[in-house]
Context: one part of a larger RNA
RNA sequence: GAACGAACGCUGGCGGCGUGGUUGAUACAUGCAAGUCGAGCGGGAACGGUUCCUUCGGGGGCCUAGUACAGCGGCGGACGGGUGAGUAACGCGUGAUCAACCUACCCUCAGGAGGGGGAUAGCCAUUCGAAAGGAUGGGUAAUACCCCAUGACACUACGGCCUCGCAUGGGGCUGGAGUCAAAAGGUUGGGAUCUUCGGACCUUCUGCCUGAGGAUGGGAUCGCGUCCUAUUAGCUUGUUGGUGAGGUGACGGCUCACCAAGGCGGUGAUGGGUAGCCGGCCUGAGAGGGUGGACGGCCACACUGGAACUGAGACACGGUCCAGACUCCUACGGGAGGCAGCAGUGCUGAAUCAUCCGCCAAUGCGCGAAAGCGUGACGGUGCGACGCCGCGUGCAGGAUGAAGGCCUUCGGGUUGUAAACUGCUGUCAGGGUGCAGGAAACCACGGUCGUGAAUAGCGGCCGUGCUGACCACACCCAAAGGAAGCACAGGCUAACCUCGUGCCAGCAGCCGCGGUAAGACGAGGUGUGCGAGCGUUGUUC
Numbered sequence: 001g002a003a004c005g006a007a008c009g010c011u012g013g014c015g016g017c018g019u020g021g022u023u024g025a026u027a028c029a030u031g032c033a034a035g036u037c038g039a040g041c042g043g044g045a046a047c048g049g050u051u052c053c054u055u056c057g058g059g060g061g062c063c064u065a066g067u068a069c070a071g072c073g074g075c076g077g078a079c080g081g082g083u084g085a086g087u088a089a090c091g092c093g094u095g096a097u098c099a100a101c102c103u104a105c106c107c108u109c110a111g112g113a114g115g116g117g118g119a120u121a122g123c124c125a126u127u128c129g130a131a132a133g134g135a136u137g138g139g140u141a142a143u144a145c146c147c148c149a150u151g152a153c154a155c156u157a158c159g160g161c162c163u164c165g166c167a168u169g170g171g172g173c174u175g176g177a178g179u180c181a182a183a184a185g186g187u188u189g190g191g192a193u194c195u196u197c198g199g200a201c202c203u204u205c206u207g208c209c210u211g212a213g214g215a216u217g218g219g220a221u222c223g224c225g226u227c228c229u230a231u232u233a234g235c236u237u238g239u240u241g242g243u244g245a246g247g248u249g250a251c252g253g254c255u256c257a258c259c260a261a262g263g264c265g266g267u268g269a270u271g272g273g274u275a276g277c278c279g280g281c282c283u284g285a286g287a288g289g290g291u292g293g294a295c296g297g298c299c300a301c302a303c304u305g306g307a308a309c310u311g312a313g314a315c316a317c318g319g320u321c322c323a324g325a326c327u328c329c330u331a332c333g334g335g336a337g338g339c340a341g342c343a344g345u346g347c348u349g350a351a352u353c354a355u356c357c358g359c360c361a362a363u364g365c366g367c368g369a370a371a372g373c374g375u376g377a378c379g380g381u382g383c384g385a386c387g388c389c390g391c392g393u394g395c396a397g398g399a400u401g402a403a404g405g406c407c408u409u410c411g412g413g414u415u416g417u418a419a420a421c422u423g424c425u426g427u428c429a430g431g432g433u434g435c436a437g438g439a440a441a442c443c444a445c446g447g448u449c450g451u452g453a454a455u456a457g458c459g460g461c462c463g464u465g466c467u468g469a470c471c472a473c474a475c476c477c478a479a480a481g482g483a484a485g486c487a488c489a490g491g492c493u494a495a496c497c498u499c500g501u502g503c504c505a506g507c508a509g510c511c512g513c514g515g516u517a518a519g520a521c522g523a524g525g526u527g528u529g530c531g532a533g534c535g536u537u538g539u540u541c
Base pairs, nucleotide, nucleotide: 001541002540003539004538006537007536008535009534010533013391014390015389016388017387018386019384020383026346027345028344030343031342032341035075036074037073040072041071043069048063049062050061051060052059053058082301083300084299091226092225093224094223095222096221097220098219101218102217106214107213108212109211110210111209112208114148115147116146117145123138124137125136126135127134128133154179155178156177158175159174160173161172162171163170164169185206186205189202190201193200194199227273228272229271234264235263236262239261240260241259242258243257244256245255246254276298277297278296279295280291281290282289283288303324304323305322306321307320326337327336328335329334357380363377364375365374366373367372394424395423396422397421404415405414406413407412428482430477431476432475433474434473437471438470443465444464445463446462447461448460449459450458451457485530486529487528488527489526490511491510492509496525497524498523499522500521506513507512
């Protein structure tokens, strides 16, 4: 000199863009943060309105409405969001490999979608419990579940041929053997035909099963790189390798039985300490040094420890089970909970939130055919000079050089064109008016083309219309009005006088000042530097 997620002191007008628990991975009241689909399924209200009956207590029908809603089922809850505890590791970075692998939704292609069955929740009845939550019986549906059939270029082992290669082998064609499937669903519209009047049938869109390929995401392996410590020198028995078996989506001592006795280490094993890694960021001429907050990628974690279930995917932050600590409820029998999601609270700390804000309008995600619903992601608002940047606090004239202050050699000098005063301007803040963009889609209507038996329906394209939580800008009004401080002045280092004090009180980054004229302490005047900031402290280069 530069930098900062900073803190502290004094001061403080406005705006834009960023940024804000660095300590305690401390404990958490309260609210919200993951749902959605009725075009998979069986059910199905009420308030209210209206009407009928009435013994005036009430009861029935219709609308509300096949709506709300609980349940079964599907998809999603493995994403998004948080944190950095652990981890010195194939964790991360980079490059490569899988002849050892998986991949829901999405895209392309090929083929299929035949027949049948038994349950169960919701519901009803009975019943246990304070509650949380159950038990028994009855009965019901499905794109829930099961069985049979069909069954391939798929899988398993075997055979033949061709071909390739980096060993085991890979790829292609082919033969016979064995093995595995389905939702016949939903939906739109309909002329003829049939009909048990439900529909069949045709048709639109969609869903389903099997296989191949792609895309995307992941898994595994290897080379290299990745902090300090030798006042840690030896470490290791599933340890190192083999055979076989099991297990996995998959290789492998991953696990197990047996066999061999290996494997690693001053090129630092093992141990100890510290630490998430990177793109980057800071500094520096560079080399390098420091750092990993915000944003992006990867990893790990979710009260602590352990475990698996479901699933394409988890060993699962707002799922399950067990144990533990803690908190809460209890009728004492037993139950409930997990903010390192967004806000917010307590303690802690030099220090941090800041709003228990508003909205799904945009972007994105989940579900849905869609309308749409959900979304503390996100887009916004608010708070903090925490940082960077921009703007303002006025401009011009104005000497008799006013008054006051300070100094003085008492003549004067200085503050100082500074003020007053005169003229002008109008940024920002204040008040008022107007108006754009973030919005184009979905969807509706109209047109047109395609599909179709069809002037239904559905799909593509064009036109018009619909949708804003929050924020800009322009013009007008008024008025110099509302807006300047902080540090320093002995040298380094820009800037000097007077008074007070008297080695005291004090200053100080270093050298050093102060003991009676202190340019170094304190105050005043004046000056210097920076300016909505200025200084101090801490840390890094």
A computed fold for a 541-nucleotide part of an RNA from a metagenome, annotated as small-subunit ribosomal RNA, 5' domain.
Its mean pLDDT, the model's own confidence on a scale to 100, is 81.